The prediction has a mean pLDDT of 87. Predicted 3D model of a 1517-nucleotide RNA (small-subunit ribosomal RNA) from an uncultured bacterium. The sequence is in RNAcentral, with records from ENA, Greengenes and SILVA.
RNA sequence: AGAGUUUGAUCCUGGCUCAGAACGAACGCUGGCGGCGUGCUUAACACAUGCAAGUCGAGCGCGAAAGCUCCUUCGGGAGUCAGUAGAGCGGCGCACGGGUGAGUAACACGUGAGUAACCUACCCCCGGAUCCGGAAUAACCUCGGGAAACUGAGGCUAAUGCCGGGUAAGCCCACAACCUCGAUGAGGAAGUGGGAAAAGAGGGCCUCGGCUCUCGUCCAGGGAUGGGCUCGCGGCCCAUUAGCUUGUUGGUGGGGUAAUGGCCCACCAAGGCUCUGAUGGGUAGCUGGUCUGAGAGGAUGAUCAGCCACACUGGGACUGAGACACGGCCCAGACUCCUACGGGAGGCAGCAGUGGGGAAUCUUGCGCAAUGGGCGAAAGCCUGACGCAGCAACGCCGCGUGGGUGAUGAAGGCUCUUGGGUCGUAAAGCCCUGUCAGGGGGGAAGAAAGGCGAGGCGGUCAAUACCCGCCUCGAUUGACGGUACCCCCAAAGGAAGCACCGGCUAACUCCGUGCCAGCAGCCGCGGUAAUACGGAGGGUGCGAGCGUUGUUCGGAUUUAUUGGGCGUAAAGCGAGUGUAGGCGGCCUAUCAGGUCGGGUGUGAAAGCCCGGGGCUCAACCCCGGAACUGCGCCCGAAACCGGUAUGGCUUGAGUACGGAAGAGGGUCGUGGAAUUGUCGGUGUAGAGGUGAAAUUCGUAGAUAUCGGCAAGAACACCAGCGGCGAAGGCGACGACCUGGUUCGAUACUGACGCUCAGACUCGAAAGCGUGGGGAGCAAACAGGAUUAGAUACCCUGGUAGUCCACGCCGUAAACGAUGUUCACUAGGUGACGGAAGGCAUCCGCUAUUCGUUGCCGUCGCAAACGCAUUAAGUGAACCGCCUGGGGAGUACGGCCGCAAGGCUGAAACUCAAAGGAAUUGACGGGGGCCCGCACAAGCGGUGGAACAUGUGGUUCAAUUCGACGCAACGCGCAGAACCUUACCCGGGUUUGACAUCUCCCGAAUCUGCCAGAGAUGGUGGAGUGCCCCUUAGGGGGAACGGGAUGACAGGUGCUGCAUGGCUGUCGUCAGCUCGUGUCGUGAGAUGUUGGGUUAAGUCCCGCAACGAGCGCAACCCCUGCCGAUAGUUGCCAGCGGCGUAGAGCCGGGCACUCUAUCGGGACUGCCGGUGUUAAGCCGGAGGAAGGUGGGGACGACGUCAAGUCCUCAUGGCCCUUACGUCCGGGGCUACACACGUGUUACAAUGGCCGGUACAGAGGGCAGCGAAGGGGUGACCUGGAGCAAAACCCAAAAAGCCGGUCCCAGUUCGGAUUGGAGUCUGCAACUCGACUCCAUGAAGUCGGAAUCGCUAGUAAUCGCGUAUCAGAACGACGCGGUGAAUACGUUCCCGGGCCUUAUACACACCGCCCGUCACACCGCGAAAGUCAGUUGGACCGGAAGCCGGUGGCCUAACCUUAACAGGAAGGAGCCGUCGAUGGUCUGGCCGGUAAUUGGGGUGAAGUCGUAACAAGGUAACC
Repeated sequence: AGAGUUUGAUCCUGGCUCAGAACGAACGCUGGCGGCGUGCUUAACACAUGCAAGUCGAGCGCGAAAGCUCCUUCGGGAGUCAGUAGAGCGGCGCACGGGUGAGUAACACGUGAGUAACCUACCCCCGGAUCCGGAAUAACCUCGGGAAACUGAGGCUAAUGCCGGGUAAGCCCACAACCUCGAUGAGGAAGUGGGAAAAGAGGGCCUCGGCUCUCGUCCAGGGAUGGGCUCGCGGCCCAUUAGCUUGUUGGUGGGGUAAUGGCCCACCAAGGCUCUGAUGGGUAGCUGGUCUGAGAGGAUGAUCAGCCACACUGGGACUGAGACACGGCCCAGACUCCUACGGGAGGCAGCAGUGGGGAAUCUUGCGCAAUGGGCGAAAGCCUGACGCAGCAACGCCGCGUGGGUGAUGAAGGCUCUUGGGUCGUAAAGCCCUGUCAGGGGGGAAGAAAGGCGAGGCGGUCAAUACCCGCCUCGAUUGACGGUACCCCCAAAGGAAGCACCGGCUAACUCCGUGCCAGCAGCCGCGGUAAUACGGAGGGUGCGAGCGUUGUUCGGAUUUAUUGGGCGUAAAGCGAGUGUAGGCGGCCUAUCAGGUCGGGUGUGAAAGCCCGGGGCUCAACCCCGGAACUGCGCCCGAAACCGGUAUGGCUUGAGUACGGAAGAGGGUCGUGGAAUUGUCGGUGUAGAGGUGAAAUUCGUAGAUAUCGGCAAGAACACCAGCGGCGAAGGCGACGACCUGGUUCGAUACUGACGCUCAGACUCGAAAGCGUGGGGAGCAAACAGGAUUAGAUACCCUGGUAGUCCACGCCGUAAACGAUGUUCACUAGGUGACGGAAGGCAUCCGCUAUUCGUUGCCGUCGCAAACGCAUUAAGUGAACCGCCUGGGGAGUACGGCCGCAAGGCUGAAACUCAAAGGAAUUGACGGGGGCCCGCACAAGCGGUGGAACAUGUGGUUCAAUUCGACGCAACGCGCAGAACCUUACCCGGGUUUGACAUCUCCCGAAUCUGCCAGAGAUGGUGGAGUGCCCCUUAGGGGGAACGGGAUGACAGGUGCUGCAUGGCUGUCGUCAGCUCGUGUCGUGAGAUGUUGGGUUAAGUCCCGCAACGAGCGCAACCCCUGCCGAUAGUUGCCAGCGGCGUAGAGCCGGGCACUCUAUCGGGACUGCCGGUGUUAAGCCGGAGGAAGGUGGGGACGACGUCAAGUCCUCAUGGCCCUUACGUCCGGGGCUACACACGUGUUACAAUGGCCGGUACAGAGGGCAGCGAAGGGGUGACCUGGAGCAAAACCCAAAAAGCCGGUCCCAGUUCGGAUUGGAGUCUGCAACUCGACUCCAUGAAGUCGGAAUCGCUAGUAAUCGCGUAUCAGAACGACGCGGUGAAUACGUUCCCGGGCCUUAUACACACCGCCCGUCACACCGCGAAAGUCAGUUGGACCGGAAGCCGGUGGCCUAACCUUAACAGGAAGGAGCCGUCGAUGGUCUGGCCGGUAAUUGGGGUGAAGUCGUAACAAGGUAACC
């Protein structure tokens, strides 16, 4: 620090996701040790049990028992225990410490101030005092009540308890001259009047009077500490909460408090708060800090620390220095427990612990040794604060599970191309070490105080006493714990897992599985070779842990202060006026709020950071420093911001004056053209309408035409990226009223300005209300067409509406998709409105300036497109708006509206995208240019018939398999009777029909017989070879045959979507690319586009391109002309011969033909024209051939997962007495049908008969087979010749000549069938071809549709060959005869180039929309219903404070001898307030609901085709 993911690719926008860190965690797997921390985040749910706050006898009174000892009358008593235990009175403490986070949005918290408006027990300092009296009461005793808790009555008694009196420096209250201050009520103070104190205890001495010490107590002042109250500032969400408030705001007086205050009360006034967010709702303890982050920030508020709040829930007060009181009280409520049913008791959010809840959070431990706290004079007691221990990998930190050596790279696993590779120096083995754990031994620090003892010094005192302080010494005190730590012993011995390995992201193979099972953070994997699932081997990462889940921050500049945007990606309000607010020109003076500088106070500690130190290190801990970016106060500065000026200025803004243009607005009037209607005339059969029609109108006279009249609406031409307006918008002419703009020159005002949340106004069309109006047009509607349908597009009609008046509505693709204002930043060229200069006789020309409106363009900006002085540039000010797509501009709520609806405006749920711009393709019922037998022109076919053949289908035991639009279908098959053969049935066989290796036997080989359908089995005969050695007996070996064992063979079994190779196709189309350069952020472009031209990316020209490659063409073959060479088997011109029925038959020759080899020839070379002087094109000459002469071979980058695993090869999978192999038979030849390809025909350009002529290219020895003979014929016989320019196949046929048939299902046609044969072959039944005789079917030229062909072509005629024993109407070749037509490129099909649109990219056989049906999910509405919360009114009213009363009660004081009375107080009662509660009635929020509404999602459902290409009616608002 980034990465993945939208696309075919690219750039951008934008969301989602990941890598990091963290945690009070939880879960899964695993788990050796230690240190330090941490540990109910949920039910502030309920709690058994124990403990958590007591202490003081030096404040006071009382005062046991057990035990022991003694006595005893045996009942008991005494002593001791012991003034102990114990309770009580009293004091102090219990308001601290500990817990929790419910409530609280608040002066609760933080920070800084204030208190002149206050309090503060214990502690410290200082001054003074501590006098004289009195009355009670608990404990205790006695008697009662009660189950208990507890309680009543009577009696006794003490105090540092209570009360009275005295004294009063000072204090308090009232009055008060004066002084000081930080001045609301402060401090000081002369004086006058009034008021309020106290307690003792212990020690020492003592002449008993007292003295003295310590502690306590009281008064007063001060301090310290802690608090109360007030204020400034700071820190959550919702405006779909906008108004709230009656003790409310203030005043006066009073009450109350420690104290201000409406805190409370009476009266008076009518205020107070609020868009700088009141009120309401939701959520929440706040902070230091913690986590994260570069920081700013965000999130958080466990442990530790500060503050607050709470203590079962609600209310209340009492006591007290302090409480409205966690382990106090009262009342009410809920709950739990006890009960004798009458009543009582209780409050773990203290420490442990239990139940419950939950994903989840510990021991009912030890100790007061340390630290701290309460009480005490002290010893000491108490202390679940605390210190320790226990449990838990919950976290952080540290350590270990060993180290070295060790290659036959062991065994084994995995893999494998079988060579190997890998786990792997890993192991074993050998040599070592000793951490931790284990055993044994030793063994701390934490402890110093206090008190005690001893000694010394000092203080106090009358005192050498007591007491106090200090110093020294001594003994004493440890929960943890025999722990840390150290030593020894033994021993590699006891100690490794978890996740991951497709990309992000580090780490790959095998097997299994087969869109299954499963994985998944995102993208995505899995449909038979999965590095993505599961297992294994291996690897990577971390390691006593590792993963997962959850949460936070980060990455996310994805809420943007730092640090984003708004033309098209989300985003400028439709426009204006303008309030608050924000911002604001030049100069001067001043103030000092902002700002800046310096100082000062504060900013707790801990934490973070730095330095140092202590535990072996670290974590952890200690010390010091820094920092705490903040706030207050003081001093200073005055540039800037701000304030002030009854200061100034003129440039911003405005006013006045003079001109100018204009569809700016409103009202009233006027005009003509057209449409329609109506009246009349002319006139006759149609008109109208459309793609074509029809509905419609018209013989009752339409349409057309002429004239008159009526009505409404709109204003042609002018008219223009012309004008005006803020926008919407505004268009005939005139008048009136009226707004704004602009130019010019001067004068005036003197910042009067800009923007603008709310607010207000305007606001197209449609729509609504009321009333008019209504010609044309025209939703709805009707009809006619179209169509599969056509609720549309087209047509004929037609109502609202469109128009006017008034009132609503308030929207729009209200767009420049661009808010308003100001300033600045090259130009060029138009247009509109002004001004003024120069020139010019006129028309006008020209330089300039202000305003407006366009185009092009530099810088700059921008993702690109583009913008560019009219900015989307550079800056300033203000407003509005955006934050992924869908859900949704929807729901709910509110406001507005008559309604329609508008404004505001979510969530659940769902997706991994949705988007912008540009690129390359592809496509278009887009455009341009151009090709092709593509159409057209023409000839012949197919589709109809019969047959042949292939295919589908069907059938079958099997009808083997493959091929499926073009580009499968006379295709693989150039040839299925057996074989072939892969299929079926049956019979056999298992190292196999075939290959290699090992062992044994035998030579091989030839040939009988038997069984059997055969395979096969059985049984004979002949035969002993070759090489080497040899002892001559024999042994060994090679080929071959037989047998045996196992390795292996074998498979036309699967996968052509694992492959090679080969092939088809687009397409013989003219294209496809590269290097360098250039342009572009990039995909990519350029080149290859453009202008010409060509069959061609062929060539030329131009050009930021210049070159090059694969294609095209040429080079190759055949053919057409000529030549050279050669001359047999070919040929025969001339010469000669033989000679016939006939012939190069012979000599001879090689001229010709021909053969087969090498050459020549054609190149737009020449001429003319044309073209750009080019390429080229047109014409011509010559030539056998002319513009590629004709034909062939040759097929660019690529496309179709095209075809082929059944040619071959091959990965993987599968079979192995079978899916291999052998044999017999059958099948591939089936047959209601359908299709393709063909053959033969339908006839007279013909059929038949006879005669007769002319090819080319081929083939031939297991062959072709002549002559001759036989047969009607197939064919037989025959065997010459020929391995072939020699012989043979072999006749070519159409043609030509002659004859016949006479238009008919025929002398056409030949299917089918019967009979008889021929040939091949082991064998023609299933199932061959051919021949002869007989039979003679359909068919008379073929519907829709469709194929081939542009010249030696089509058509037509025959010939040959491959395969092959035989078996072509097929295929491949060959030659003979030999046409017609092409105007042309509109249309169909295919293709090329350029361009355009695109929402396509699996690429139009694309994409994609909505209803309906089904399933699931979340949401809304809803008669209701159930909770919660919060108001209003009323009822009732506990405890308690306060007030009143107080006839009842009362020790202290007063009076009195007493009784009694008084004073003072109380119970009770009454009242105000008042919690829970009750009744009635609202608001809000939530749950649920018959039914209902739309939404989302779902692999292949239904209907249509809306959108994307002009999407077939341009789309959209």